[in-house]
Molecule: c-di-GMP-I-GGC riboswitch aptamer
Organism: Nitrospirota bacterium
RNA sequence: CUCGAAAAAGCUAAACGCCUCGCGAGGGGCGGGCGGAAAGCAACGGGUCUUAUCCGUAGAUUCAAGACAGCCGGGCUGCCGAAG
Numbered sequence: 001c002u003c004g005a006a007a008a009a010g011c012u013a014a015a016c017g018c019c020u021c022g023c024g025a026g027g028g029g030c031g032g033g034c035g036g037a038a039a040g041c042a043a044c045g046g047g048u049c050u051u052a053u054c055c056g057u058a059g060a061u062u063c064a065a066g067a068c069a070g071c072c073g074g075g076c077u078g079c080c081g082a083a084g
Base pairs, nucleotide, nucleotide: 001084002083003081004080011036012035016031017030018029019028020027021026034070040076041075044073045072046071047068048067049066050065051064052061053060054059
């Protein structure tokens, strides 16, 4: 460096429940544990979703504002160490 072991030490935490913040998508806390080797960080490209606007009611818009990194790609950083 590659790789991710029928290994070890740790890490993280889906659905769901309760509390809480937000118009909302969704965020935070506690419980929970489906999963994860970047499920750490960050909205760069695509995508999905919310609010708003337009609308011929099908849908459209970043010449509006947001959410999602556990949707995909790419970027930055990083624990352990069997094997090569």